[in-house]
Context: one part of a larger RNA
RNA sequence: CGUACGAUAUUUGAGAAAAUCUGCCUCUAGUACGAGAGGAUCGAGGUGGACGAACCUAUGGUGAAUCAGUUGUUGUGCUAACAGCAUGGCUGAGUAGCUAAGUUCGGAAAGGAUAAACGCUGAAAGCAUAUAAGCGUGAAACCUGCUUUAAGAUUAGAUAUCGUUCUCUAAGCAAUUAGAGUGAAGACAUCUUAAAGACUAUGAGAUUGAUAGGCCAGGUGUGUAAGUCCGGUAACGGAUUCAGCUAACUGGUACUAAUUUGUCGAAAAG
Numbered sequence: 001c002g003u004a005c006g007a008u009a010u011u012u013g014a015g016a017a018a019a020u021c022u023g024c025c026u027c028u029a030g031u032a033c034g035a036g037a038g039g040a041u042c043g044a045g046g047u048g049g050a051c052g053a054a055c056c057u058a059u060g061g062u063g064a065a066u067c068a069g070u071u072g073u074u075g076u077g078c079u080a081a082c083a084g085c086a087u088g089g090c091u092g093a094g095u096a097g098c099u100a101a102g103u104u105c106g107g108a109a110a111g112g113a114u115a116a117a118c119g120c121u122g123a124a125a126g127c128a129u130a131u132a133a134g135c136g137u138g139a140a141a142c143c144u145g146c147u148u149u150a151a152g153a154u155u156a157g158a159u160a161u162c163g164u165u166c167u168c169u170a171a172g173c174a175a176u177u178a179g180a181g182u183g184a185a186g187a188c189a190u191c192u193u194a195a196a197g198a199c200u201a202u203g204a205g206a207u208u209g210a211u212a213g214g215c216c217a218g219g220u221g222u223g224u225a226a227g228u229c230c231g232g233u234a235a236c237g238g239a240u241u242c243a244g245c246u247a248a249c250u251g252g253u254a255c256u257a258a259u260u261u262g263u264c265g266a267a268a269a270g
Stems, first nucleotide, its partner, number of pairs: 001152001005163007015149003021049007033038001051106005059100004066093005071086006110144003117137004166181006182267001186264004190206005211257003214253005221245002227240005
């Protein structure tokens, strides 16, 4: 821009894409078959490999804004307690998120039309013949079926709902034409933002508000803070104390910030 008014939702599905793998074991059954040795078809069930998708409850990894221990040194006047630097100084753990080696799931079933192949009826050709007319069975291949996408499918689809077709002036008998105004539904801008993200887009919100931060409570992690007291000459140990601190998590709470607003968008449209 189009989809012959403008929107907001929900959809149909022409078409397109993805996928399409396979082993072993058990039962049937030591049955059919076979002198024996051996040993099935068909069918049913189970369990794997590779591949793929989603996810993070558990198992782990990471986790440079969490906790603790600790070395050297500098500083806060000193002690103590902390802070800076030294690869995050080093070390041990670790929330959310992300993640695999982890968890769950998938290939199907079924239908249609067929290939090779196998048949029924059946003449030409009194027989025979699956074929000439006619009718069947039949494969991981084909078309569906499952998943994703999809109306620019210009054949531009469908359904529901919302909004407009108004005011004034001038001309005209009128239809209407010209100018000015109003500015609907809705959208965008702007702002707070994350489950989204390079940007954009998408999603959640903007006071009739829990969108983000803060705060409160909880959870999780770390592992028993500081200070004081007690014991010990001291290093240190014990009590207060499963303490103290705690990121991204959960639930609340308007304390702070989402203010105020602007722009586009129309007038019976074939």
Large-subunit ribosomal RNA, domain VI from a Candidatus Brocadiaceae bacterium, 270 nucleotides, folded computationally.
The source organism's lineage runs through Bacteria, Pseudomonadati, Planctomycetota, Candidatus Brocadiia and Candidatus Brocadiaceae.
The prediction has a mean pLDDT of 87.
It was read from a public genome assembly.